[in-house]
């Protein structure tokens, strides 16, 4: 410098009205952290790939200001198992999800956004 960089309401119930309530369902940005899995390769060494929504950090959103930026705010996890070692694996049960809009309260619909960005690749 260029390119890329967020997913999800399907069924039923109530109702005048709900993709917003209730029951079932569905989704999980980026980096770090491994004892796991996979590949090159039959083995070793080595290299590469995947691997945490709720552990740490970041981005976004939201709020403020003296606005190329800075500051604030920033959700949610336990139990059991294996193991030398796991809040990451396995099993089970839970929990969380900005702002504005709406015929009715929204993680999943519409909008700011054909935006911005942690960062990734070349």
């Nucleotide at each position: 410098u260029u390119u890329c960089a967020g997913g999800g309401c399907g069924g039923g119930g109530u109702g005048g009205a709900a993709a917003u309530c209730c029951c079932c369902a569905c989704u999980g940005g980026c980096g770090g952290u491994a004892u796991g899995g996979g590949a090159g390769c039959g083995c070793a060494a080595c290299u590469c790939c995947c691997a945490a929504g709720c552990c740490c950090g970041c981005g976004a959103a939201c709020c403020g200001c003296a606005c190329a930026g800075c500051g604030g705010c920033c959700g949610a996890u336990c139990u059991g198992g294996u193991g030398a070692g796991a809040c990451u694996c396995c099993a089970g049960a839970g929990c969380c999800a900005a702002c504005g809009g709406u015929a009715a309260c929204a993680g999943u619909c519409c909008g700011g956004a054909u935006g911005g960005a942690a960062g990734a690749a070349a």